[in-house]
c-di-GMP-I riboswitch aptamer from Candidatus Electrothrix marina, 78 nucleotides, folded computationally. RNAcentral holds the sequence, with entries from ENA. Taxonomically the source falls in Candidatus Electrothrix (Bacteria, Thermodesulfobacteriota, Desulfobulbales, Desulfobulbaceae).

RNA sequence: AGUUGAUAAAGCCACAACCGUCGUGAGGCGGUGUCGGAAAGCCACGGGUCUCUAUGAAGAGACAGCCGGGCUGCCUGC
Numbered sequence: 001a002g003u004u005g006a007u008a009a010a011g012c013c014a015c016a017a018c019c020g021u022c023g024u025g026a027g028g029c030g031g032u033g034u035c036g037g038a039a040a041g042c043c044a045c046g047g048g049u050c051u052c053u054a055u056g057a058a059g060a061g062a063c064a065g066c067c068g069g070g071c072u073g074c075c076u077g078c
């Protein structure tokens, strides 16, 4: 440097549920938690799902732990 992601090591993140809090809501944040994760780090660009307004058209939002894509990155077998 390339490639791989293991039965390794050092660390990292934290589903559900519960508590607090913010939001009309999807959900966000903090705590406990530990289902899982090699990008479960970041970006709503494409698709998807969900919420609110709306007769509809449409608009405004949520999810990056649904899939794809982009950017960045720890360790490591070979």
Stems, first nucleotide, its partner, number of pairs: 002078002005075001012037002017032006035065001041071003045068003048063006